[in-house]
RNA sequence: CGAGUCAGCCAAACGGUCGCUGAUCUCUUUUAGAGAUUGGAGGAAAGUCCGGGCUUCAUAGGGCAAAGUGCCAGAUAACGUCUGGGGGGCGCGAGCCUACGGAAAGUGCAACAGAAAAAAUACCGCCACUCUGCGAAAGCAGAAGGUAAGGGUGAAAUGGUGCGGUAAGAGCGCACCGCGCUCUUGGUAACAACGAGCGGCAAGGUAAACCCCACUUGAAGCAAGACCGAAUAGGAAUUCAAUGGCGCUGCCCGCGCUGAAUUCGGGUUGGUCGCUUGAGCGUUGUGGUGACACAACGCCCAGAUAAAUGACCGUUCUAGACAGAACCCGGCUUACGGCUGACUCAUCCU
Numbered sequence: 001c002g003a004g005u006c007a008g009c010c011a012a013a014c015g016g017u018c019g020c021u022g023a024u025c026u027c028u029u030u031u032a033g034a035g036a037u038u039g040g041a042g043g044a045a046a047g048u049c050c051g052g053g054c055u056u057c058a059u060a061g062g063g064c065a066a067a068g069u070g071c072c073a074g075a076u077a078a079c080g081u082c083u084g085g086g087g088g089g090c091g092c093g094a095g096c097c098u099a100c101g102g103a104a105a106g107u108g109c110a111a112c113a114g115a116a117a118a119a120a121u122a123c124c125g126c127c128a129c130u131c132u133g134c135g136a137a138a139g140c141a142g143a144a145g146g147u148a149a150g151g152g153u154g155a156a157a158u159g160g161u162g163c164g165g166u167a168a169g170a171g172c173g174c175a176c177c178g179c180g181c182u183c184u185u186g187g188u189a190a191c192a193a194c195g196a197g198c199g200g201c202a203a204g205g206u207a208a209a210c211c212c213c214a215c216u217u218g219a220a221g222c223a224a225g226a227c228c229g230a231a232u233a234g235g236a237a238u239u240c241a242a243u244g245g246c247g248c249u250g251c252c253c254g255c256g257c258u259g260a261a262u263u264c265g266g267g268u269u270g271g272u273c274g275c276u277u278g279a280g281c282g283u284u285g286u287g288g289u290g291a292c293a294c295a296a297c298g299c300c301c302a303g304a305u306a307a308a309u310g311a312c313c314g315u316u317c318u319a320g321a322c323a324g325a326a327c328c329c330g331g332c333u334u335a336c337g338g339c340u341g342a343c344u345c346a347u348c349c350u
Base pairs, nucleotide, nucleotide: 002345003344004343005342006341007340008339009338010337012316013315014314015313016312017311018310020040021039022038023037024036025035026034027033028032042322046333047332049331050330051329052328053327054221055220056219057218061253062252063251064250066217067216068215069214070213071085072084073083074082075081086100087098088097089096090095101212102211106210107209108206109205118158123151124150125147126146127145130143131142132141133140134139159177160176161175162174163173164172178201179199180198181197182196183195184193185192186191225273226272227271228270235264236263237262238261239260240259244258245257246256247255248254280299281298282297283296284295285294286293287292317320
């Protein structure tokens, strides 16, 4: 000086003038207004992808179907999240990714090419151990046969390299590597070991294909639900009715209630609660590799409802990007400006 990797912080600040809104208090011309004090959008509020809290079904169950997850051990209210580790892969590296149970239960798939794509296979080749023909012989050709080492096709052709052996070959045999099984050692475990022994050795790949295995899972959702007030038509028609109907429930058993379903028509579209003190946040200490847990002290931090924080002026500098809560919380994913720290690689100089 350049390129990268990982992590943290901020998200304009201050002042003035007017304006909006929640809470508390006071006053008044009292259902509205005025004044004072104090609070007022995010790290993602976005996506609606997961998990829950909460409310109702409801007095609680069992089974099937269906769905989700998928290495090991932990954290958590829980999760498909996070932490640490193992296996595999990518990168020179700092680091990053992982949809990571089972192919010897079964089914399916792999176009085209190729002889042949699963217990599959002989296109070009190689051989002359056997037989026949020619030949003096060496040899040549054919038949039957042997072969999968060489070549070709393909993303992939059934362990690899070397030596021996053979008519020519082949784990046919041997050595080493690979693979399978067992033992020893380390580890809670997944697993590991240039450890030991046995075995020529299984018929490849794919399950983000169906499937098998293990574990988990009620449904609906704040427009949930509760209360108050007001109004109308104590409406009409059709169908099935206790051996029925409705609900839990996608189906069955079971349980509960006692009428349901369809069509036409009428009334109310009001108010209050739910609604913000939380699996909350901050600091310190202890324990842990870590996620996190425990303890002490401190803090209160939006509750709108046609939807509140806006407009103008001045100053400062890192010149402000992406972008607005609607019951709440824990995650994941996506969008994006600036600052800071540590680490890696390359070049040059000393």
Molecule: Bacterial RNase P class A
Organism: Gammaproteobacteria bacterium